[in-house]
RNA sequence: GGUCCCUUCGUCUAUCGGUUAGGACACAUGGUUUUCAUCCAUGAAAGAGGGGUUCGAUUCCCCUAGGGACCG
Numbered sequence: 001g002g003u004c005c006c007u008u009c010g011u012c013u014a015u016c017g018g019u020u021a022g023g024a025c026a027c028a029u030g031g032u033u034u035u036c037a038u039c040c041a042u043g044a045a046a047g048a049g050g051g052g053u054u055c056g057a058u059u060c061c062c063c064u065a066g067g068g069a070c071c072g
Base pairs, nucleotide, nucleotide: 001071002070003069004068005067006066007065010025011024012023013022018055027043028042029041030040031039048064049063050062051061052060
């Protein structure tokens, strides 16, 4: 330098054009408990950045950024 793959709550991970973007762990609050832990309930929290296609984009296309694999 070329080709290909990946980027979603704090972390891990679902979601193959119409969802309130779901789950686990973690966190907060409340309940239980003498207290802590466990357990139960509730809650907050996310689409790398920009542009395009579409009635509608996390999803399709392009560019950029970061990470990875292979080739040279």
Molecule: transfer RNA
Organism: Pelagibacteraceae bacterium